[in-house]
Context: one part of a larger RNA
RNA sequence: UGCAUGUGGUGGAUGCCUUGGCGAUCACAGGCGAUGAAGGACGCGGUAGCCUGCGAAAAGCUUCGGGGAGCUGGCAAACAAGCUUUGAUCCGGAGAUGUCCGAAUGGGGAAACCCGGCCCGUAUGGGUCAUCCCUGACUGAAUCCAUAGGUCAGGGAAGCGAACGCGGCGAACUGAAACAUCUAAGUAGCUGCAGGAACAGAAAUCAACCGAGAUUCCCAAAGUAGUGGCGAACGAAAUGGGAAGAGCCUUGUACUCUUUAGCAGCAUUGUUAGCAGAACGGGAUGGAAAGCCCGGCCAUAGCAGGUGAUAGCCCUGUAUGCGAAAACAGCGUUGUGGAACUAGGUGUACGACAAGUAGGGCGGGACACGUGAAAUCCUGUCUGAAGAUGGGGGGACCAUCCUCCAAGGCUAAAUACUCGUGAUCGACCGAUAGUGAACCAGUACCGUGAGGGAAAGGCGAAAAGAACCCCGGGAGGGGAGUGAAAUAGAUCCUGAAACCGCAUGCAU
Repeated sequence: UGCAUGUGGUGGAUGCCUUGGCGAUCACAGGCGAUGAAGGACGCGGUAGCCUGCGAAAAGCUUCGGGGAGCUGGCAAACAAGCUUUGAUCCGGAGAUGUCCGAAUGGGGAAACCCGGCCCGUAUGGGUCAUCCCUGACUGAAUCCAUAGGUCAGGGAAGCGAACGCGGCGAACUGAAACAUCUAAGUAGCUGCAGGAACAGAAAUCAACCGAGAUUCCCAAAGUAGUGGCGAACGAAAUGGGAAGAGCCUUGUACUCUUUAGCAGCAUUGUUAGCAGAACGGGAUGGAAAGCCCGGCCAUAGCAGGUGAUAGCCCUGUAUGCGAAAACAGCGUUGUGGAACUAGGUGUACGACAAGUAGGGCGGGACACGUGAAAUCCUGUCUGAAGAUGGGGGGACCAUCCUCCAAGGCUAAAUACUCGUGAUCGACCGAUAGUGAACCAGUACCGUGAGGGAAAGGCGAAAAGAACCCCGGGAGGGGAGUGAAAUAGAUCCUGAAACCGCAUGCAU
């Protein structure tokens, strides 16, 4: 030095576990905000820090309910001081307080800071003062009336929020095996506005000589008919079957009648705390019994979790039944109310029934349809009818025939989505997986910044977390002790391999 055996170190794979994720189903909810949001800064404890909670009334205050023995949140124990059957801590409803920043709104500003006016108050202090829009009142120039303007009052808006929706603006990579029409795609992105859904919607629609009868969504028709450097690609409709189903108003006055909305009460259902809730003992093993053996019991409950190993009968629960002072939601009913703020009902009478519109020319866009034989829809520009004896459409256009009535408006459901709440589930993951994040993670750290972005779980049933002694400055170790186990000793379950020792044997 090599090989072998044994025994260690290092290391943290593997196994097992799960507080965290991922995906779904059902139900709810679908908004918050000038009564100051979302999100923060700074504070508040007998306490040095962080998290949570709260706001100078500061881990809390008041009140109404629930509950019933301990409590003063967590990391996180100890000490101190207290509270509590005159019902604390805790849970739920309602209320009070709520610094400063932030739409941030008195002015300013390098967010959490600086500086003001007016009113009230002796004072610490309290209140108020942004902008825009609408309505009303007052006032009021050039300029006579007026108007502009000004002042005040009342009402509203703003900002945030995951996806879904409807508009406006609108790419490129890519594909076409290059590339320009085309495609990607009206996608991504930017932007406006809204709702719990939105949009659409009661035929100037389709159809085909038979007929249907608003819209929306799904299945088929169908990758069909078509469009297309007829390339790449794009791609219907009629019709049939389903989900759902609902129809109306106005252009206008008179008369008539009764209701809707709103407000108040009652009843009922549910949500926001909860309550009751069956049935087991013994033996051996073991540290421990829920496993094994023996003998029982309950079950509208043998879902699940915990308990020193695997528990229907030990605990929490589960099936089932019950429960609200208060607030909220739904539904119903009674009273009031009377067309009111808006919208607007029945009947009668007369009346009305949409013009710079339809259409056309030019240029574009949308329609599955790229200008094409190109109908239909929208319109930047130029034009421009008819008046129900009328007009539009039926894919150039004309006739016949059929069908409908534009240029005003409203409308639930079936449909889309999930920031969120509750319940339940998984031939989903199990710490290099599953969210980036099981752990104080959008943290540490990096970057001027936009932004990028980790690693890191496990002693034990219980800390019983090793008193005391010895060596040592300590670290660490040896005894002793705890424990079933300490090669479970806090760098703590298991503890693979690489890698590094020690002992022995053999070889050189």